[in-house]
């Protein structure tokens, strides 16, 4: 120095062009004699940063960071 995959909520992760969801977490509040476990409910995401392409980007291009593995 080169190649390859990855980045979305606090934390695991789906979503591969048309409204950003799920689980754990945590908040309320149902049960309950009390916890806990189960239910419901609500709150969290400028989708890693810039720019491009489109009517329309988390999703396609390029750059740049940052993390993994690989080669020398």
């Nucleotide at each position: 120095g080169c190649c390859u995959c990855c980045g979305u909520a606090g934390c695991u992760u789906a979503g591969u062009g048309g409204u950003g969801g799920a689980g754990c977490a945590u908040g309320c509040g149902g049960c309950u004699g009390u916890u806990a476990a189960c239910c419901g409910c609500a709150a969290g995401g400028u989708c890693c940063u810039c720019g491009g392409u489109u009517c329309g980007a988390a999703u396609c291009c390029g750059a740049g960071c940052g993390g993994a593995g690989g080669c020398g």
Annotation:
Transfer RNA from a Nanobdellota archaeon, 72 nucleotides, folded computationally. RNAcentral holds the sequence, with entries from ENA. Taxonomically the source falls in Nanobdellota (Archaea, Nanobdellati). The prediction has a mean pLDDT of 82. Its Rfam family is "tRNA". It is annotated as a transfer RNA. About the family: Transfer RNA (tRNA) molecules are approximately 80 nucleotides in length. Gene Ontology term of the family: triplet codon-amino acid adaptor activity.